Model confidence (mean pLDDT): 80 of 100.
This is a predicted structure of a 72-nucleotide RNA (transfer RNA) from Eubacterium sp.
The same sequence occurs in records of 2 taxa.
The RNAcentral record of the sequence draws on ENA and MGnify.
The organism belongs to Eubacterium, within Bacteria.
It matches the Rfam family "tRNA". By type it is a transfer RNA.
RNA sequence: GUACCUGUAGUCUAAUGGAUAGAACGUCGGCCUCCGGAGCCGGAAAUACAGGUUCAACUCCUGUCAGGUACA
Numbered sequence: 001g002u003a004c005c006u007g008u009a010g011u012c013u014a015a016u017g018g019a020u021a022g023a024a025c026g027u028c029g030g031c032c033u034c035c036g037g038a039g040c041c042g043g044a045a046a047u048a049c050a051g052g053u054u055c056a057a058c059u060c061c062u063g064u065c066a067g068g069u070a071c072a
Stems, first nucleotide, its partner, number of pairs: 001071007010025002013022001018055001027043005048064005
């Protein structure tokens, strides 16, 4: 340089073009407890960026950025 794949909470991950974007671990608060790092209850936290298509986009298209694989 060319081709292909991937990008969603702190981490890992789900989501037929129509959901309040869901869960696990973690984190914060509360309860419980002799103690809590165990158990129970609750909260906050995410679609890489910019455009386009569509009544409607995490999803489809284009470009950019980042990572990976193969070839050179």